[in-house]
Context: one part of a larger RNA
RNA sequence: AGCUUUGGGUGGAUACCUAGGCAUUCAGAAGCGAUGAAGGGCGUGGUUACCGACGAAACACUUCGGGGAGUUGGAAACAAACUUUGAUCCGGAGAUUCCCGAAUGAGGAAACUCUUUAUACUUCUUUUUUGAAUAUAUAGAUUAAGAAGGGCGAACCCGGUGAACUGAAACAUCUAAGUAACCGGAGGAAAAGAAAGCAAUAGCGAUUCUCUUAGUAGCGGCGAGCGAAACGGGAACAGUCUAAACUAAACAAAAUUGUUUAGGGUUGCGGGAGAGGCUUAUUUAAGAAUACUUUGAUUGUUAGAUGAAGCGUUUGGAAUAACGCGCCAUAGAAAGUGAUAGCCUUGUAAUUGAAAACAAAUAAAAGAUUCUGCCUUUAUCCCAAGUAGGAGGGGAUAAGUGAAAACCCCUUUGAAUCUACGAGGACCACCUCGUAAGACUAAAUAUUACUGAAUGACCGAUAGUGAACCAGUACCGUGAGGGAAAGGUGAAAAGAACCCCGGGAGGGGAGUGAAAAGAACAUGAAACCAAAAGCUU
Numbered sequence: 001a002g003c004u005u006u007g008g009g010u011g012g013a014u015a016c017c018u019a020g021g022c023a024u025u026c027a028g029a030a031g032c033g034a035u036g037a038a039g040g041g042c043g044u045g046g047u048u049a050c051c052g053a054c055g056a057a058a059c060a061c062u063u064c065g066g067g068g069a070g071u072u073g074g075a076a077a078c079a080a081a082c083u084u085u086g087a088u089c090c091g092g093a094g095a096u097u098c099c100c101g102a103a104u105g106a107g108g109a110a111a112c113u114c115u116u117u118a119u120a121c122u123u124c125u126u127u128u129u130u131g132a133a134u135a136u137a138u139a140g141a142u143u144a145a146g147a148a149g150g151g152c153g154a155a156c157c158c159g160g161u162g163a164a165c166u167g168a169a170a171c172a173u174c175u176a177a178g179u180a181a182c183c184g185g186a187g188g189a190a191a192a193g194a195a196a197g198c199a200a201u202a203g204c205g206a207u208u209c210u211c212u213u214a215g216u217a218g219c220g221g222c223g224a225g226c227g228a229a230a231c232g233g234g235a236a237c238a239g240u241c242u243a244a245a246c247u248a249a250a251c252a253a254a255a256u257u258g259u260u261u262a263g264g265g266u267u268g269c270g271g272g273a274g275a276g277g278c279u280u281a282u283u284u285a286a287g288a289a290u291a292c293u294u295u296g297a298u299u300g301u302u303a304g305a306u307g308a309a310g311c312g313u314u315u316g317g318a319a320u321a322a323c324g325c326g327c328c329a330u331a332g333a334a335a336g337u338g339a340u341a342g343c344c345u346u347g348u349a350a351u352u353g354a355a356a357a358c359a360a361a362u363a364a365a366a367g368a369u370u371c372u373g374c375c376u377u378u379a380u381c382c383c384a385a386g387u388a389g390g391a392g393g394g395g396a397u398a399a400g401u402g403a404a405a406a407c408c409c410c411u412u413u414g415a416a417u418c419u420a421c422g423a424g425g426a427c428c429a430c431c432u433c434g435u436a437a438g439a440c441u442a443a444a445u446a447u448u449a450c451u452g453a454a455u456g457a458c459c460g461a462u463a464g465u466g467a468a469c470c471a472g473u474a475c476c477g478u479g480a481g482g483g484a485a486a487g488g489u490g491a492a493a494a495g496a497a498c499c500c501c502g503g504g505a506g507g508g509g510a511g512u513g514a515a516a517a518g519a520a521c522a523u524g525a526a527a528c529c530a531a532a533a534g535c536u537u
Stems, first nucleotide, its partner, number of pairs: 001536006008529002016488002020459002022456007029448002031152002039100003042055003046078002050074002052059001061094006070082003105114003115118001121149006129141002156187001157185005167174001171221001197204002208235004218226002239440003242384001246263007268418001270383004274377005286372005292367004298360005304352003310325005326343002328332001334346003389413007420435005475482002495521001498509004
C1' cells in the first nucleotide's frame, strides 16, 4: 500500500404512515360595491414577535335560539379572572367597523398632508338665475334637490378589433383561425326564438340542445386540408305585444293638417278598417288566461336531539388478538381508542327539531292585467321606405367568384301595397310555400372562483398543487417577472431528578420507558470515512 471480514460513523434511500393534493359525481349558490367592495396599512391581549380573530364599543358588544361543564384561540407558562343566577362553544338577527383603496372636498411619492369641512365626476328627472348668432325666442351656461353609474370578481355568454409560429415536408392562395391576445357589455345563465321557414305534388309547423344523417353532399394551389343541411329518433315545450287605416277628446295652427292621450287593430284558407245584418254579452256581466304583484299552506336551508348490543381466561407495556360462552342489527359506512373492536368512544340506520332569518318546484288565495261575439258584402282606405331590389367593392354562410342563390356591411341608385311582395341554389314559366323592412318571451343547453355531501384498479413527501411545514413565503431581479428547500420521539413527556469529567459542547453513571426511540429523536440501504483483526507484498 492492497484485499477480506467485523462492529461502528456518516448519509437519508427503502418499506410503512398522512395532516395535503388531484379527478369526478350530486346538490346549493352564482355575485360583492358610494349604506364605501375586492385587496391592504395600522392597531386591539396582564405579559404578545408571528399566525388567526377583531376594529378606538378593537382576543370583543346586544338580543333570540341551541347546548350543558368547564373556560380565557394556535400555544406552553405565570398571574388574574369567568362559570349550573348556565360560562366557553354552535346557529339566526343586529350594533360597532380607525386609515388607504372605484376613493369621490383639494392635494399626494397609497395607508399621508391641507383647508373654506365638501356625494368628486358623468347621465337622467324636477328646479333657480340667466342667456348667443337674432327682435320675441331657442341652443347653451348656471343654482338647488332627487336618483342611477363608476370599481372588483374563476369560468361560461354576446359583440368589436384581430395575429404569428405552424401545416402544406420550400412558399405566395390556403392552413393555423375568426384561435391567442386586447377592448366593450350582460346574466345566472347568455344568445336564439314564434316562418317573407322547411319541403315536394305528400306534408310539417317558433327557438335551443342531443343522437343520427356523415367524414356523406360539397368546398379546395381539387394540394395540405376544410366540411354542412333537411328528413328521422330523443330532451324540453308557450306563446305574445305594437305600427298603419278609422274614431273621439284636448292643444296648436287662417286652409286643412299636425301633435298628444284614449279607443280600434295584429293576419296568410290573407287580415283589418269602412258598410250592412244577426244575436244582445259589446260599458254591466260571463268565461278563460297570466311569464305581473302580494299573501301563503307546505317543504327545505342556516344550530341540534334520541339513537341497539360483551363479558371472562391467556399472552402482552397495553387487548381491539387467541380461546370460551353470549348479544344487537331499518345500525357489519367510517374514524378514534396503548396491537386487528358491529356490541369502549364519536358516529351510522331510523326517527325527530327552530325564537329568528332566508329560499322555492308544486297546490291555493287575493289583487292587477290581458284575452274572447257571429255572418255577409263591397273593393273606398291600410297592412312597417331611402326599405326591398339593382350595380360596384367587401364580409360571412362547409363553400376560396364560381353557373352562386339566400344573409350582412360600404358607395351609388331605387320599387310595389293583395290583380301585391318574397322564397323554393344563376335565370324564365308554371306550381307550391311564406308575408321582410317593429318589439318581447320560460324550459331543455354552457360554466364553477365559492358552499355542502360523496366517490376513486388517483398520488403518498424528488410523488401529489409551486406550496402536507407561517408559500406565492425566503431568495433573485431596477422592473415586468422568476421562485425554492423544508413531514414522522413516544401510547403517554413519563422530555432524563441527582452524582461524576469538562470552560462549554459532549460524555459516563443513575433514573423514565415495552424499547432510548433522547429531542441533530420511528425504519435507517448505498456512495463515503476511519478503526480492529487476518492475509498478500